[in-house]
Notes:
Predicted 3D model of a 79-nucleotide RNA (c-di-GMP-I riboswitch aptamer) from Nitrospiraceae bacterium UBA6905.

RNA sequence: UCCCGACAAAGCCAAACCACCUGUGAGGGUGGGGCGGAAAGCGGCGGGUCUUAAGCAUUAAGAUGGCCGGGCUGCCGAA
Repeated sequence: UCCCGACAAAGCCAAACCACCUGUGAGGGUGGGGCGGAAAGCGGCGGGUCUUAAGCAUUAAGAUGGCCGGGCUGCCGAA
């Protein structure tokens, strides 16, 4: 340094649900909350899933990075 990931240390993020705001919708934002997470950091590139409009072959525009793969970056250091 890489792989790897502990009943380690210090910190970090925040599911469901609730309130408010926002979007036709899937969803998103803020606060509360805490199921979990070693990339649950970044980014829709490929696949998946979901939404809307045409339509029934699908096409177009979107959503999801806490569904998977791949890409970029990163804290700590026992075996």